Small-subunit ribosomal RNA, 5' domain from a marine sediment metagenome, 506 nucleotides, folded computationally.
[in-house]
Context: one part of a larger RNA
RNA sequence: GGAUGAACGCUAGCGGCAGGCCUAACACAUGCAAGUCGAGGGGUAACAGGAAGUAGCUUGCUACUUUGCUGACGACCGGCGCACGGGUGCGUAACGCGUAUACAAUCUGCCUUACACUGGGGGAUAGCCUUUAGAAAUGAAGAUUAAUACCCCAUAGUAUGUUUUUGUGGCAUCACAUGAACAUUAAAGGUUACGGUACAAGAUGAGUAUGCGUCCUAUUAGCUAGAUGGUGUGGUAACGGCACACCAUGGCGACGAUAGGUAGGGGCCCUGAGAGGGGGAUCCCCCACACUGGUACUGAGACACGGACCAGACUCCUACGGGAGGCAGCAGUGAGGAAUAUUGCACAAUGGGGGAAACCCUGAUGCAGCAACGCCGCGUGGAGGAUGACGCAUUUCGGUGUGUAAACUCCUUUUAUAUGUCAAGAAAAUGACGGUAGCAUAUGAAUAAGCACCGGCUAACUCCGUGCCAGCAGCCGCGGUAAUACGGAGGGUGCAAGCGUUAUUC
Repeated sequence: GGAUGAACGCUAGCGGCAGGCCUAACACAUGCAAGUCGAGGGGUAACAGGAAGUAGCUUGCUACUUUGCUGACGACCGGCGCACGGGUGCGUAACGCGUAUACAAUCUGCCUUACACUGGGGGAUAGCCUUUAGAAAUGAAGAUUAAUACCCCAUAGUAUGUUUUUGUGGCAUCACAUGAACAUUAAAGGUUACGGUACAAGAUGAGUAUGCGUCCUAUUAGCUAGAUGGUGUGGUAACGGCACACCAUGGCGACGAUAGGUAGGGGCCCUGAGAGGGGGAUCCCCCACACUGGUACUGAGACACGGACCAGACUCCUACGGGAGGCAGCAGUGAGGAAUAUUGCACAAUGGGGGAAACCCUGAUGCAGCAACGCCGCGUGGAGGAUGACGCAUUUCGGUGUGUAAACUCCUUUUAUAUGUCAAGAAAAUGACGGUAGCAUAUGAAUAAGCACCGGCUAACUCCGUGCCAGCAGCCGCGGUAAUACGGAGGGUGCAAGCGUUAUUC
C1' cells in the first nucleotide's frame, strides 16, 4: 500500500447495486414453510341451488322436514408428490473432493420413440352406522359398502430360468447375433379427454471400481484376526470379507504405516510483476448431517430435516393410569458475544408439486422494511466582489495571517419540498413491488461537513499552559521553565459522507 461477512470512537444529506450470527450443531413461545387430484371410489359434515312434503298466510314468499338430484366438498379409501426445493458445516484426512478413465459387475418413477395387448372372475377393508374403553393421546367389538386398493384364472414374447444348434467378436470369467424344447410371470378402468400392462431403445438421474493429486506432528515406529488371500454359500440393482462356514498366513510401513492434532472438498476470493503466500462468507457443483445413538419399513429413488420404531438426555400436559415434542426451513424469543436485520407483502414474474383443465399449494422465488456493513454515483452552490471590514491569532507594535473568505450584487435549481402525470417488467387475461422509477410545473441558496494528523519516518508551525508532573507513543523516542512530540488556541496538511482506531491476511 491492498483486502475484509468486520467491530469500536467521532460524524452524517441522497440514490443504485451487492452482502448482513464468523460466537452456543445452545435452548426454543407463536404463526407459516407440502400438498394436490371428484375426469379413480364409496359418499354428504359445511356452503349454495333444485325437487317433494308440511305449516303460516301478505297466493308467491317465509319457516321446517325429506331427498346427493346438481354445483361443489370436511373426513375416509386410492393415485402422484413428500428422496425436489430450503438450512447447516457437527462429523469426515476419506475414492470425501478434484481430475481422468472403466462397468463383459449395475439400476433408473415421470418424459420421448417403436411394437403388442387391455378377456373372465372373486373375497375383503376404511368411511358411514350401532355399541364400548380412556382425563387425553388414542383405541376395541359388531354389522355393512366401493374402487384405477387387493387376489385368482386365461392369453403372450425380442421377457425370465434350464438344456441346447450355428456363427461372429473379445478383455479370464465371457459378450452379441441366430434357431429349438420345457417351465414361469401382465393388465384397470374411466360421463371417451385420458389412462393401464409387457418388452426394446433413448434421455435424465443414480450406484460401483481404479490411476494421480489432496494439512501439521517422528518429542507418534511399528500396525493388523475379517485382519490379507483362497474355496463355497448367502446377500445386493450390481462387483466385493459386504456377511458367514472352512482352509492358508498373509497384508501395510522411513516413498512415513499406525497414532495424535486440525479441517467439509472444489470452482473460486484476497494479495503479489510473477513464483508463491493466505482464505473457503455470498453465488455454483459435490459431500455429510437434521435433539444424541441405532434400526429398518414404504418406494423408481431414503436407511428419509417438518415419516416410523427403539434407547438416551431435555422440555411440556396429566384425572398419576399414561401421553406429546424436536426452527442446522422463514420470521421471531432467550442465552452467548465486540458483533449481524421484519413474528412484513405477493404468488404479478421465474421455477417446482398435483391436476385433462380451471385452479390449488409454494417463507423456493420476486419484492418491500432495518443498519454508512461494502462498492459506485450525486450533492452540500456558481460568477463577481478590497480602502483587504468586524472578530480571532500573532507581532519587532510598523504590521502580518485567517482572506475573495464573509458581507454585498447577479445567476442557477442537481438535491429538497409541494402538486400533477406516469411506465417497462405481461405473449389474450393477470402487477406484490407501487401511484414506485421516470416526466412536467411551482418555491427558494434555500435542506446538507466532518474526521484524523502537523518531531523524523510522513504532506503540514506558531502562541499559551504544564514543568520527568499531567500526559503522548507504530518505531526512534518526547516531557526535569523558552516542548513545532503533552493539553488548549490560531493557522496548516490529508481524506471526505465519511474519517480514524483495533483485529486478521498478503
It matches the Rfam family "Bacterial small subunit ribosomal RNA". The full RNA is in RNAcentral, with records from SILVA. Model confidence (mean pLDDT): 83 of 100.